[in-house]
Description: Predicted 3D model of a 162-nucleotide RNA (Lysine riboswitch aptamer) from uncultured Lachnoclostridium sp. Rfam family: Lysine riboswitch aptamer. Rfam links the family to the GO term lysine biosynthetic process. On this family, see Grundy et al., Proc Natl Acad Sci U S A 2003: "The L box regulon: Lysine sensing by leader RNAs of bacterial lysine biosynthesis genes".
RNA sequence: AGUAGAGGUUGCGCUGAUUAAAAGUAUUCUGCCGGAUGCUGCAGGAGCGUGGGAAGGCAGAAAAAAGGAAAAAGCGCCGAAGGAAGAUAUUUUCUGCGGAUAUGUUCCUGGGCAUAUGGUGAACAAUCAUAUGACUGUCAUCCAAAGGGAUGGAGAGCUACU
Numbered sequence: 001a002g003u004a005g006a007g008g009u010u011g012c013g014c015u016g017a018u019u020a021a022a023a024g025u026a027u028u029c030u031g032c033c034g035g036a037u038g039c040u041g042c043a044g045g046a047g048c049g050u051g052g053g054a055a056g057g058c059a060g061a062a063a064a065a066a067g068g069a070a071a072a073a074g075c076g077c078c079g080a081a082g083g084a085a086g087a088u089a090u091u092u093u094c095u096g097c098g099g100a101u102a103u104g105u106u107c108c109u110g111g112g113c114a115u116a117u118g119g120u121g122a123a124c125a126a127u128c129a130u131a132u133g134a135c136u137g138u139c140a141u142c143c144a145a146a147g148g149g150a151u152g153g154a155g156a157g158c159u160a161c162u
Stems, first nucleotide, its partner, number of pairs: 001162005008078001011077005018070002027062007037049004041097004081109005087103006110136002113133008138153006
């Protein structure tokens, strides 16, 4: 340098029939009250609706969906993957900010779990970040020498073969 492997059956990610929830919510229509503004993420511009009645409220009828979650079955893998920063391209009516998607670069994290705080979220689901805790795999040093224990490190690592 190359090849092949291990950590776990709750390893990581993608897709996912189906299901719950979102929700009797948004929204539409009708009637009544109301009496001038409402909408396009924010601001400006530019538009659209409205005295043939705006916003808002009450009542009735009809009535979703997305993101996220669980999951049969499958696929790709072991920096698998996740996060932060910034760059490029596309997109969101125009501009700026912000958002979404994709591709590089730099930095951090061995892995899962629990708890706390904060963010996202309809949520008491889940997820992300940080901290703490024990568990677990690996290597180094030391103590043991049957088993194992203590301390410390990080995946650009570890093991095997050539």